[in-house]
Context: one part of a larger RNA
Molecule: large-subunit ribosomal RNA, domain IV
Organism: Pseudomonadota bacterium
RNA sequence: UCCUGGUUAAGGAACUCGGCAAAUUGACACCGUAACUUCGGGAUAAGGUGUGCCUUCUCUGGUGAUGGCCCUCGCGGCCGGAGCUCGAAGAGGUUGCAACAAAGAGGCGGUAGCGACUGUUUACCAAAAACACAGGCCUGUGCGAAGCCGCAAGGCGACGUAUACAGGUUGACGCCUGCCCGGUGCCGGAAGGUUAAGGGGACUGCUCAGCGCAAGCGAAGGUGGGAACCGAAGCCCCGGUAAACGGCGGCCGUAACUAUAACGGUCCUAAGGUAGCGAAAUUCCUUGUCGGGUAAGUUCCGACCUGCACGAAUGGCGUAACGACUUCCGCACUGUCUCGAUCAGGAUCUCA
Numbered sequence: 001u002c003c004u005g006g007u008u009a010a011g012g013a014a015c016u017c018g019g020c021a022a023a024u025u026g027a028c029a030c031c032g033u034a035a036c037u038u039c040g041g042g043a044u045a046a047g048g049u050g051u052g053c054c055u056u057c058u059c060u061g062g063u064g065a066u067g068g069c070c071c072u073c074g075c076g077g078c079c080g081g082a083g084c085u086c087g088a089a090g091a092g093g094u095u096g097c098a099a100c101a102a103a104g105a106g107g108c109g110g111u112a113g114c115g116a117c118u119g120u121u122u123a124c125c126a127a128a129a130a131c132a133c134a135g136g137c138c139u140g141u142g143c144g145a146a147g148c149c150g151c152a153a154g155g156c157g158a159c160g161u162a163u164a165c166a167g168g169u170u171g172a173c174g175c176c177u178g179c180c181c182g183g184u185g186c187c188g189g190a191a192g193g194u195u196a197a198g199g200g201g202a203c204u205g206c207u208c209a210g211c212g213c214a215a216g217c218g219a220a221g222g223u224g225g226g227a228a229c230c231g232a233a234g235c236c237c238c239g240g241u242a243a244a245c246g247g248c249g250g251c252c253g254u255a256a257c258u259a260u261a262a263c264g265g266u267c268c269u270a271a272g273g274u275a276g277c278g279a280a281a282u283u284c285c286u287u288g289u290c291g292g293g294u295a296a297g298u299u300c301c302g303a304c305c306u307g308c309a310c311g312a313a314u315g316g317c318g319u320a321a322c323g324a325c326u327u328c329c330g331c332a333c334u335g336u337c338u339c340g341a342u343c344a345g346g347a348u349c350u351c352a
Base pairs, nucleotide, nucleotide: 001347002346003345004344005343006342007341008340010338011337014336019333027051028050029049030048031047036041038172052094053093054092055091056090058088059087061085062084063083067079068078069077070076071074095099107331108330109329110328112326113325114323115322119131120130135170136169137168138167139166140165141164147156148155149154173318174317175316176315178248179247180246183245184244185241186240187239188238189237192236193235194234198230199229203225204224205223206222207221210217211216249267250266251265252264253263276310277307288304289303290302291301292300
C1' cells in the first nucleotide's frame, strides 16, 4: 500500500451521475393507523407501549389419582375433583448500562413517468417502460376444414366441429375510439376493352404427275408459313372495405384603446386532426413563461399552449393494487463526506 472486517469526537449527504456502499429498522403481544380504492385492498401503513427473575392471587385449556354411586359384572358406566401441567391477566417485590440483554429477523413516508397484475428474457456486460398475459377487435375455415410438415403415402390440426381451429392486431379495468376509400391491399361484380395456349384457316413458299421448244405454268398428295374470326383468369373497368397498409392543408382580412379573432374571402385536397392530452420517455428555439419546493433548483411537481415534429386498438386519456424499473422531495440513520484516526486477520514487499 492492497483485501476482508470492527470502532470512532463534533457535524450528518456537505459525498456523488445517483445515499453507490454502509448504517438505521427487525421477534412476539397490545394500542393505533391517512389519502385513495376495482371495497378485496392500501396495512406489519405511519406512530407508540410492553417483554427477565421471585412471591402471591385469579382464570382458560390438558391430564386426571385416592374416593363415592350404579349395574345387564366388564379392560363397564357415572359423579367427583387432589396432584402435575400449557397459556393468559392482576398485585407486590427484585437485579443490571441494557431483560426478543447473544445469534437470527422490514428502514419509513410523499410525488410523478412507464407497464395493469403473478410471470418471461439477451446461458458469459442489458431483467427493463422489452416479451408474454387474461380481455377487446379483424380475417380465414362447413370438415377429406382452413393452416402447417412431407416428393408422396401419410401426419399435426383433432379422435376437435364456428362457444371450434388458424392467422393478424391491441393489451386488466374505466370513459372512449372521430373524418378520409383518391393511392395500395383485400372482397364483390361481370356489360365493355385488352388477352395466352388452343381452335380457325383466307392467302402463300417448297416439292412433284402433267403441259410447254424454252422461259415457265402447275392438279392431287406431301411439307412449311399464316390473316380475319372464336379463345379463360388476370389487368383495365364498376362498386364495397380503415380495430386493412395508410392519410388527416395553405394564404389574406375582420370587433369602439391595444391585443386577439367567434366572423368573412380565396386556393388546394380523398379528407383536412374530433374527444382527450400537451415544453411530454415526444419541444428544435429552451434553463420557454408563471406558480410550488430550496438561502440558492438546466432536474422535479402544478399550470399555460407558440404541438420545430401528440392524438385515438402502429390505440387516446385516466386508474386502485403490483415493480431488484425510472424521476424528484422529506424523516430516520450513518466514515459517503468535512478528514482523518485506530484495531484485527490476510496479501504484496524487505531481511533472516